[in-house]
Context: one part of a larger RNA
Parts: sequence; structure tokens; C1' cells
RNA sequence: GUGUGCUCCAAGGAACUCGGCAAAAAAUCGGCCGUACCCUCGGAAUAAGGCCUGCCCGUAGCAAUACGGGCCGCAGCGAAAGUAUCCCUGGCGACUGUUUACCAAAAACACAGCUCCCUGCGAACUCGUAAGAGGAUGUAUAGGGGGUGACACUUGACCAAUGCCAGAAGGUCAACCACGGACGUUGUAUGUUCGCAAGAAUAUAUGGUGAUCUGUGUAAGCCCUGGUGAAUGUCGGCGAUAACUAUAAUCGUCCUAAGGUAGCGAAAUUCCUUGUCUGGUAAGUUCAGACGCGCACGAAUAGUGUAACGACUGGGGAACUGUCUCGGAGCACAGCUCG
Repeated sequence: GUGUGCUCCAAGGAACUCGGCAAAAAAUCGGCCGUACCCUCGGAAUAAGGCCUGCCCGUAGCAAUACGGGCCGCAGCGAAAGUAUCCCUGGCGACUGUUUACCAAAAACACAGCUCCCUGCGAACUCGUAAGAGGAUGUAUAGGGGGUGACACUUGACCAAUGCCAGAAGGUCAACCACGGACGUUGUAUGUUCGCAAGAAUAUAUGGUGAUCUGUGUAAGCCCUGGUGAAUGUCGGCGAUAACUAUAAUCGUCCUAAGGUAGCGAAAUUCCUUGUCUGGUAAGUUCAGACGCGCACGAAUAGUGUAACGACUGGGGAACUGUCUCGGAGCACAGCUCG
């Protein structure tokens, strides 16, 4: 001089740092007093904050204990062990819960609640080739699937595209099949021509036959007609205009299926951007409250609020400290060196 664990430190007290990480402190058991905003009236809350705590005697009491008087110390849960720091204010998620066994515990998942779709029972759906089984010894207040996610107030416009549902007049449209036709082939009957005859060729009628060709008829689907958003989704541009200026309630025009409603908004979303204003600081790219021409919020891929809750996350404060200014001292162990 190094590492690990621990003890102490003048003055200051977060100046450290991404961040009070780590450490320290306070609190701690019990009793008495006292307790704000907010609130779903349950909570918040052991809020916060303050005081007491030993021993002896007496009185009351069965006792716990209470009251009165007295005693000692720096100190009375007198040691040890054990044992929440607190407050103010945002975001997200309602909550308890679940999760990446071994780098992520969360704002992710779940959740009760809400909503849509399917399912009439031999149910839908799932497993299985099937038999069969689950669903369910259930029966629409039941079961399955999708989405959202307590609660409060709400959930706007668009059915053009895609999906789904319903419809069936018309168009299109497969194979088999049915009924025809053509062609080939093969019988029968009757003719005709040639031939002495055997027979050959051919015509008509009537049968059989064909992985042959072809016509007509026939389903769903698609085209088509409607519906449907807590279905997949989508929710404009340009120009002009008011008695300072600025702005535009207003007007014109183009396009669209319809042009983003309420609410919120530099946001877990804002590029420009450390936007601008206010607050907090001596000083604040963070933070809180506002503003709004929102690059590129927005309504169950939910919108906006919200008490309680959170080993979540942002900002501020009190207390406290070796985190730091800025280091120092000591103890134990390990390692190294020496013996």
C1' cells in the first nucleotide's frame, strides 16, 4: 500500500451522484393528549405533533390500575435482543393478487364490473381417424369466444374499403348426373347396286356400346340488394373577410364514406424546444399550474376524473448523516512481502 467486514471523526450537511445509491438518524413496547387536505363516509390515521414511563410509602380496588406524597441518576421500554423515518405534490395502474426458476416484479398479466358474438341441448366449442370423452350428471340468471378493465361522468361522425349477417330477381359458374346431338363400333330387319354364288358396298328403321366430341338443365360462391362499429378501420385542403393592428364568429371553392364531437393537451404522446407565462431556487434542459397552430391526443387498441392501495416512477421539503468538501484514525480477517 490492496481487498472484505466493522467502529469513530472538527466545521459544513447532499455541495456527492443519473438518482440521498449506500450509510446514518428518527421512530420503536405501552399509556395519555392531539390529528389537516381529501373522501367512494369505510377511510386518510398509529396522519402529523407533543408528553409520560424507575424506585419507596400511603389511599381506593380482588386485581390490572388510578391518585397523593417522597427518593436517585446524565440517562427509568435504564442492559441485551427485538422493532415502520416522516411530510408536500404529479404520472401510471383502481384495489389484494400473478409474472420472465438463474440479469426485467413493472405502468406488463389477472381481476370484479361493462360490452359484443356464438350456442335450444345428441348445444356451441375442444380433444380424437373413429367409437367416445370433456362441456355437464349443466340447459340462455347456462356454456363457449373476443374486447375493455373498480367506481363516477361519458363513449361523437363515417357502412366507401375489408369482415360478418340477411336476401334472393338477374348475371357468372364445377364435376358427377339426366336428357339430346355428332362421330366411331357392333347386332337385327327390310331394301338397292355389283356378283353365277359365297359375299362386298350402301340406304332406311330399330337396338347395344364408348376414359371420344358437343348442346341443354342443376348448388354454394362471386357480381348484386340491404344491414352492421364496445366489427378490422377512417375521421380534409385552399382562398378571402370586422372602424388601428392582429385575429376571424363569417363567406367562397375543391374533394370525401364522413371530415375529430365532448374531454384532455409541449403530455409515458411536442420535432422545432431549454415553446411562452406563473410558482418554487441566489441560480431550475427536471418539476407543478396555465396557454394551445396537437410535427404526430381523443373517446371500451376506451376519453376524462378519482378516495384508497403500490419493494412502480418524476419533483420538492424536514430530519439525518464520511455520499461529498477531503480525507483521517482504529479493529478483525484475507492476500502480498519478509521472517
The prediction has a mean pLDDT of 82. Predicted 3D model of a 339-nucleotide part of an RNA (large-subunit ribosomal RNA, domain IV) from a Minisyncoccota bacterium.